[in-house]
RNA sequence: GGCCGCAUAGCUUAGUAGGUUAAAAGCGCCUGUCUUACAAACAGGAGAUCCAAGGUUCGAAUCCUUGUGUGGCUA
Numbered sequence: 001g002g003c004c005g006c007a008u009a010g011c012u013u014a015g016u017a018g019g020u021u022a023a024a025a026g027c028g029c030c031u032g033u034c035u036u037a038c039a040a041a042c043a044g045g046a047g048a049u050c051c052a053a054g055g056u057u058c059g060a061a062u063c064c065u066u067g068u069g070u071g072g073c074u075a
Stems, first nucleotide, its partner, number of pairs: 001074007010027004019058001029045005051067005
């Protein structure tokens, strides 16, 4: 340089053949119950406008383009 993938809460992921209310789970975090206390368990809660900018569309995390970051293959 060429080619192929990935980017969604603090972390790990789901959600891809676009559809109603602008998003789910596990771990973690916070509060409470329980305990002498801690852990576990149980109950509740906060946290992501989905990498950025454009485009298509009545409607985009989802499709298209460019860029950024990152992983792999190849020369």
Overview
Predicted 3D model of a 75-nucleotide RNA (transfer RNA) from a Cyclobacteriaceae bacterium. The prediction has a mean pLDDT of 81. NCBI's taxonomy places the organism under Bacteria, Pseudomonadati, Bacteroidota, Cytophagia, Cyclobacteriaceae. It matches the Rfam family "tRNA". From the family's description: Transfer RNA (tRNA) molecules are approximately 80 nucleotides in length.